[in-house]
RNA sequence: GGUCGGUCGGGUGAUUGCGGCGCUGCUUGCGGUGUCGAGGAAAGUCCGCACUUCACAGGGCACGCUGCCGAGGAAAGCUCGGGACGGAGCAAUCUGUCGGAACAGGGCCGCAGAAAACAGGUAGCCUUUCAACCUGCUCCUUCUCCCUUUGGGAGAGGGCCGGGGUGAGGGUCAUAGUGAAAAGGUGGUGUAAGAGACCACCGGCGUGCGCAGUAAUGCGCUCGGCCAGGUAACCCCCAGCGGAAGCAAGGCCAAGCAGAGGCGGUGCGCUGCCCGCGCUCCACGUCUCGGGUAGGCUGCACAGAUAGAUGAUCGCCCACGGGAGGCAACUCCCCGGACAAAAUGCGGCUUAUAGACCGGCC
Numbered sequence: 001g002g003u004c005g006g007u008c009g010g011g012u013g014a015u016u017g018c019g020g021c022g023c024u025g026c027u028u029g030c031g032g033u034g035u036c037g038a039g040g041a042a043a044g045u046c047c048g049c050a051c052u053u054c055a056c057a058g059g060g061c062a063c064g065c066u067g068c069c070g071a072g073g074a075a076a077g078c079u080c081g082g083g084a085c086g087g088a089g090c091a092a093u094c095u096g097u098c099g100g101a102a103c104a105g106g107g108c109c110g111c112a113g114a115a116a117a118c119a120g121g122u123a124g125c126c127u128u129u130c131a132a133c134c135u136g137c138u139c140c141u142u143c144u145c146c147c148u149u150u151g152g153g154a155g156a157g158g159g160c161c162g163g164g165g166u167g168a169g170g171g172u173c174a175u176a177g178u179g180a181a182a183a184g185g186u187g188g189u190g191u192a193a194g195a196g197a198c199c200a201c202c203g204g205c206g207u208g209c210g211c212a213g214u215a216a217u218g219c220g221c222u223c224g225g226c227c228a229g230g231u232a233a234c235c236c237c238c239a240g241c242g243g244a245a246g247c248a249a250g251g252c253c254a255a256g257c258a259g260a261g262g263c264g265g266u267g268c269g270c271u272g273c274c275c276g277c278g279c280u281c282c283a284c285g286u287c288u289c290g291g292g293u294a295g296g297c298u299g300c301a302c303a304g305a306u307a308g309a310u311g312a313u314c315g316c317c318c319a320c321g322g323g324a325g326g327c328a329a330c331u332c333c334c335c336g337g338a339c340a341a342a343a344u345g346c347g348g349c350u351u352a353u354a355g356a357c358c359g360g361c362c
Stems, first nucleotide, its partner, number of pairs: 001362008010317007018037009039339001043350002046348005051246004063242005068082005083098006099237002105235002107231003121173001122176002124172004129168003133164004139159009184202006203227002205224002208221005250298004259289006265281001267279004318337001320336001322333004
C1' cells in the first nucleotide's frame, strides 16, 4: 500500500423542552416529583413466517415461483462450506453462470454466404464418362506413287495407344471466401482429385471398471470411429413448493337516529255500563331487545400513541479538516460531528453511511 472479516458510529455536565407510566397537590385541568424513551440500517417494502378474517371433502388440470452438492434454518429470491466452466488481479482476493451435458417432442437461427442442419458444390481442384476438335508416333491396316528380286521408301486415310485445350455431365470440401457458428485437429496411407474412407497421435463424446469423496465431482485404465451446431431468458420435460387479502387484518363495548316487542295511557269496535278481548297512535310515557353509525377499548410489545414524542443551547473532552504563529514539541482561532427517525411483531435481502478502532492474509 492492498484485501477480507468484525466492532463502534461521539463522551460527559448544566439549563430548558417533548411523549408514556407510577406516586402526588389542588382551583378538575393545570402543577410537582420519580422513572423510561430509536437504528445498524428504524429506510426500500423485495422475499419468508407468526397472527387475523374469508374460502376449502379427496384427487386432477391450468397458472406462477425455485433449480449444481452438502450442512444450518420454522421458512425464504436466506446463510455457511464445497464443486464444475469462465473473467479481473503479481498476489491475498473478488466476480459471472449452473436441472434436462438439447438422442422425448415442436419451434427459431437476422445480415453475410452457394449452403444454417437427415448439410452444401460459389470460386477453385479433378476428369474414371460422353461429344466434336488439334496433335504425337511405336504398332496394325487400306490406297496411290517411286526404287525395283522376295523387300524397302515416300505421301494420304482409318484403327489402337498417348498428349492438349473446349463443352456437357459427374466427383470433391483438402484450399479460398461469408459468418458468432460451415459437421474434430496434425501427419500419413489412399485417390483422377479428395474425404474417419483407412492408420498413428491428440481432443471431445459415450460404454464398462477401479480408486478418492457424504455428495456434486475428480483421477486412472479400458473399449467404441461414435465425431453429435446453437438456443430451454421460445414452448416443452423433470423435481420441489405455492388458497386469497392484510393491523385501515380482526375482536369487544356502544351515544344519537331509525326498527321490533312488553306494560301503562289516548281513541275506536264488540256494547247502553263494568270487566275482558281486538285494533289504533307521523312529534304520548316507560322498559326491554337485535343489528349497528359516531366514539371508546383492544389487537400492542420493559419506547410506542394520535399523521405520529425521543429535541435544543452552552461549557469541557474526543477525534477529523482548514487558517495563523513557532526550528520543533506544541499553542491559538474558526468551521463542521455521516447516513438517517420506529407505527403489529420476527427472520432475511437490497440500498445509504463522515469517521474511528481491532484482527487475519498478500